Predicted 3D model of a 131-nucleotide RNA (FMN riboswitch aptamer (RFN element)).
The coordinates come from a structure-prediction model, not an experiment, and the mean pLDDT is 76.
Its Rfam family is "FMN riboswitch aptamer (RFN element)". Rfam links the family to the GO term FMN binding. From the family's description: The RFN element is a highly conserved domain that is found frequently in the 5'-untranslated regions of prokaryotic mRNAs that encode for flavin mononucleotide (FMN) biosynthesis and transport proteins.
[in-house]
Parts: sequence; structure tokens; C1' cells
RNA sequence: AGCAUUCUUCAGGGGUGGUGCAAUUCCACACCGGCGGUGAUGCGGCUUAGCCGACAAGCCCGCCAGCCCUCGUGGCAGACUUUGGUGCGAUUCCAAGGCCGACGGUACAGUCCGGAUGAAAGAAGAGUGUG
Repeated sequence: AGCAUUCUUCAGGGGUGGUGCAAUUCCACACCGGCGGUGAUGCGGCUUAGCCGACAAGCCCGCCAGCCCUCGUGGCAGACUUUGGUGCGAUUCCAAGGCCGACGGUACAGUCCGGAUGAAAGAAGAGUGUG
């Protein structure tokens, strides 16, 4: 180093206008994108064939939060194999268009209020043991 274990800290963004008795819920226009994986080119480094490293997907794979029940090793749980370009290689890059978003509340909610000063995918650090 790795592995085991204990603890600490951190861990979700976004709105204006119009109509109306009433809507940040409708309509118009706008805005937002958690965590892990993968990730051509490009970028940085090297001993330059090539190797290593950092970054990099809302809609590719999986996970968290949420809901349901007969409470379990259970069930539910969103959206582009879009068009064009480059390339050996891209659903990830570039350009364009499209689409999606738990539960409760309320004039119908991704953006307001609430459960939540919560929980958590996980991230970082510290201690102990092993080696």
C1' cells in the first nucleotide's frame, strides 16, 4: 500500500411576466441537473510504439432520496439507440432539435411551502488492528 474496524466532517440546483376572486401550480418565456461506473479526441506528464494522470453523460449502466404492501433477500420508481459533424472508435465531444423530474399541501408545482437543523448514494480525513 491493501484489508478489517471505530470515529469525525462534508454531501441538490432553479422564476419572472400574463390571465384570474384565487395560480411562483394554468399560459408565455426562462432557468436547474445529486452519487458511483464507462468515456474516442483534446489537455498535462513520461522512457513518446506506447504508457500514466486529472477533467468529462439529467435522458448509456447502476445507486440515493420518495411511494406501496402480505414488511421481505418484496414491489413501484423519469426522459433521445434524435439529426448532422469529426474520428479506427463517441447514445459521453462539437452543432442543432427534442424530452424528463418522488411524496404531502395549495387553482393542477422539477423551480413555492412542508416532512428536512432529517436521511442518504457517496466523498474526504483521523485513530486502532493486521501486514